Transfer RNA from a Myxococcales bacterium, 63 nucleotides, folded computationally.
RNA sequence: GAGUAGCCAAGUGGUAAGGCGCCUGUUUCGUAAUCAGGUCAACGUGGGUUCGAUUCCCACCUC
Repeated sequence: GAGUAGCCAAGUGGUAAGGCGCCUGUUUCGUAAUCAGGUCAACGUGGGUUCGAUUCCCACCUC
């Protein structure tokens, strides 16, 4: 310094984007691509502050 979905990755006090992947459909002789729809994150763990924490503070764990 970093830890957010199966993977990558944004957000940084007001309730979590996007891409890849995967599934179904569309299309095709078939596959791929395209297009449409769907699927998936209580944000490393435990506390604290706050009306409210992924966001601030402390400790710990991992790299």
It matches the Rfam family "tRNA". The family's RNA type in Rfam is transfer RNA. The prediction has a mean pLDDT of 80.